[in-house]
RNA sequence: GGGGGUAUAGCUCAGUUGGGAGAGCGAGUGGUUCGCAAUCACUAGGUCGUCGGUUCGAUCCCGAUUACCUCCA
Numbered sequence: 001g002g003g004g005g006u007a008u009a010g011c012u013c014a015g016u017u018g019g020g021a022g023a024g025c026g027a028g029u030g031g032u033u034c035g036c037a038a039u040c041a042c043u044a045g046g047u048c049g050u051c052g053g054u055u056c057g058a059u060c061c062c063g064a065u066u067a068c069c070u071c072c073a
Base pairs, nucleotide, nucleotide: 001072002071003070004069005068006067007066010025011024012023013022019056027043028042029041030040031039032038049065050064051063052062053061
């Protein structure tokens, strides 16, 4: 220098013919208990890496770019 992959909640990840942003763990509150653990219910938490484009509408399609992983030279 070139090819490919990954980037979504505090962590690990899912998601999609383009229209509802989610799960588990973790955090908070409450119930059960004398208390703790455990368990159950509920709640909070997100510019979907960044910028631009297409579209009535983008996590998803297109381009560029950043970080990391990997292959080739």